[in-house]
RNA sequence: GUUAAUCUUGGGAAUGGAGUCUCCCUUGAAGCGCCAUUGGCUAAUGACUCCUGCUGCGAC
Repeated sequence: GUUAAUCUUGGGAAUGGAGUCUCCCUUGAAGCGCCAUUGGCUAAUGACUCCUGCUGCGAC
């Protein structure tokens, strides 16, 4: 890597973890950001809350 059998189990929503809600897909699927591309830019969420990391400002 391939084949067979048995058992168990869904996956995804551009960068981490958890909970809730919503949406999408059923494996030939959903999904895998953008741009002036040897590089540059926004954002840790689909939405809400919390934690962690990063960035900016202010105070002690």
The prediction has a mean pLDDT of 76. A computed fold for a 60-nucleotide RNA from an Acetobacteraceae bacterium, annotated as Fluoride riboswitch aptamer (crcB RNA motif). The organism belongs to Acetobacteraceae, within Bacteria. The sequence was found by an Rfam model in a public genome assembly. Rfam family: Fluoride riboswitch aptamer (crcB RNA motif). Gene Ontology terms of the family: response to fluoride and positive regulation of gene expression.